[in-house]
RNA sequence: GCCUUAGUUGUGUAACGGCUAGCACAGAGGACUGUGGAUCCUCAAGACCGGGUUCGAUUCCCGGCUAAGGCC
Numbered sequence: 001g002c003c004u005u006a007g008u009u010g011u012g013u014a015a016c017g018g019c020u021a022g023c024a025c026a027g028a029g030g031a032c033u034g035u036g037g038a039u040c041c042u043c044a045a046g047a048c049c050g051g052g053u054u055c056g057a058u059u060c061c062c063g064g065c066u067a068a069g070g071c072c
Base pairs, nucleotide, nucleotide: 001071002070003069004068005067006066007065010025011024012023013022018055027043028042029041030040031039048064049063050062051061052060
């Protein structure tokens, strides 16, 4: 330099172009109890950046940035 893949709550990870963006762990509040743990209930928190296509984009296209892998 070229190619491929990926970027989503604090972490990990899903999601036919249209549903309140889901799940687990972590966090906060509560129930339970001698205390703690476990269990149960509730809550808060998210789309890498900029354009384009579309009635509508996390999703498709282009450019950029970052990371991983490959080629030279």
Annotation
Model confidence (mean pLDDT): 82 of 100. This is a predicted structure of a 72-nucleotide RNA (transfer RNA) from a Candidatus Micrarchaeota archaeon. NCBI's taxonomy places the organism under Archaea, Nanobdellati, Microcaldota. It was read from a public genome assembly. Its Rfam family is "tRNA". From the family's description: Transfer RNA (tRNA) molecules are approximately 80 nucleotides in length. The family's RNA type in Rfam is transfer RNA.